The prediction has a mean pLDDT of 83. Predicted 3D model of a 73-nucleotide RNA (transfer RNA) from a Kofleriaceae bacterium. Its Rfam family is "tRNA". Rfam's curators write: Transfer RNA (tRNA) molecules are approximately 80 nucleotides in length. Rfam classes the family as a transfer RNA. Gene Ontology term of the family: triplet codon-amino acid adaptor activity. The RNAcentral record of the sequence draws on ENA and Rfam. The source organism's lineage runs through Bacteria, Myxococcota, Polyangia, Haliangiales and Kofleriaceae.
RNA sequence: UCUGGAAUAGCUCAUCUGGUAGAGCGUCAGAUUCGAGAUCUGAAAGUAGCGGGUUCAAACCCCGCUUCCAAAA
Numbered sequence: 001u002c003u004g005g006a007a008u009a010g011c012u013c014a015u016c017u018g019g020u021a022g023a024g025c026g027u028c029a030g031a032u033u034c035g036a037g038a039u040c041u042g043a044a045a046g047u048a049g050c051g052g053g054u055u056c057a058a059a060c061c062c063c064g065c066u067u068c069c070a071a072a073a
Base pairs, nucleotide, nucleotide: 001072003070004069005068006067007066010025011024012023013022019056027043028042029041030040031039049065050064051063052062053061
């Protein structure tokens, strides 16, 4: 320099060719316990990397940029 891939909750990841975002772990509260752990119940937490475009509607499609990974030169 070029090619491909990735970016979604605190972490690891889903989200079947566009229809309004979820799980596990973790955190907090309650139940249980003398207390803690384990278990059970509930809750909080994300304008989906950034900026535009297409569309009635975008995490998803298109363009640019940023960061990371891999390969080539």